[in-house]
RNA sequence: GGCUCAUCCAGAGGGGUAGAGGGAACGGCCCGUUGAAACCCCGGCAACCGGCGUCGAACGACGAUCCGCGCACACACGUCCGGUGUGUGCUCGUCGACGAACCAGGUGCCAAUUCCGGCCCGCGAACCACGCGGGACAGAUGAGGA
Numbered sequence: 001g002g003c004u005c006a007u008c009c010a011g012a013g014g015g016g017u018a019g020a021g022g023g024a025a026c027g028g029c030c031c032g033u034u035g036a037a038a039c040c041c042c043g044g045c046a047a048c049c050g051g052c053g054u055c056g057a058a059c060g061a062c063g064a065u066c067c068g069c070g071c072a073c074a075c076a077c078g079u080c081c082g083g084u085g086u087g088u089g090c091u092c093g094u095c096g097a098c099g100a101a102c103c104a105g106g107u108g109c110c111a112a113u114u115c116c117g118g119c120c121c122g123c124g125a126a127c128c129a130c131g132c133g134g135g136a137c138a139g140a141u142g143a144g145g146a
Stems, first nucleotide, its partner, number of pairs: 003144006013042005021031003026117003043110003047107003050103002052099005058094004067082001070090008078081001114138001119135006
């Protein structure tokens, strides 16, 4: 840099250095000398990943063995044994859901919905404009893989 998937109307700022830009691009509209970008320090947020925990009328059992049996208890039936079935509880794993009055570890983020719009479709009594809704494009972030 490109690919796939998920999310994007929630949330969260102070100080120092610096000194004119910034909000991706374009058009708007904003922010900015009451100090922009950038860098540093401290603080914060909690989307994804990771960890931990809880729950589940969901699925399963590493090891032991030629093979079978996760463990315990209760009950029923029988061929009385390493039999079958049911129920309850428990351990571990998988899956799912939830949890930041669980953890801030890996990323990320801390004006305005991704600030709004551009393209397509629908509705608002035809068209334009405008408004509302949906989708696309673009972008951002994460995860995964090449």
This is a predicted structure of a 146-nucleotide RNA (SAM riboswitch aptamer (S box leader)) from Pseudonocardia sp.
The source organism's lineage runs through Bacteria, Actinomycetes, Pseudonocardiales, Pseudonocardiaceae and Pseudonocardia.
It was read from a public genome assembly, where an Rfam model found it.